[in-house]
RNA sequence: UUUUCAUCAAGAGCAGUCGAGGGAAUGGCCUUAUGACACUGCGGCAACCCCCAAUCGGGAUAGGUGCCAAGUCCAACGGUAAGUAUACCGGCAGAUGAACG
Numbered sequence: 001u002u003u004u005c006a007u008c009a010a011g012a013g014c015a016g017u018c019g020a021g022g023g024a025a026u027g028g029c030c031u032u033a034u035g036a037c038a039c040u041g042c043g044g045c046a047a048c049c050c051c052c053a054a055u056c057g058g059g060a061u062a063g064g065u066g067c068c069a070a071g072u073c074c075a076a077c078g079g080u081a082a083g084u085a086u087a088c089c090g091g092c093a094g095a096u097g098a099a100c101g
Base pairs, nucleotide, nucleotide: 001101003099004098005097006096007095008094013042014041015040016039017038021031022030023029026075027074028073043068044067045066048064049063051059052058072093077090078089079088080087081086
């Protein structure tokens, strides 16, 4: 990094350093000097792989990842219901894991 498959409504943060942006991209909305982002330390969540068990929405958390504001923060494209607000379904894009090359 291409492709394929699965999942994305739940869950889980303190301290130190730094000092202005951050939430992928566009719009919105939010967050941020009561210190964001990032890094480090410690802690935690979850259970994709691995492990146990053997079909039960099972168990476990030593190891490989992942994650710890807001539903993937919401929308965007197509559609359904509704007078609107809005609710819902699908798609695109994205994230994570596993596999193949």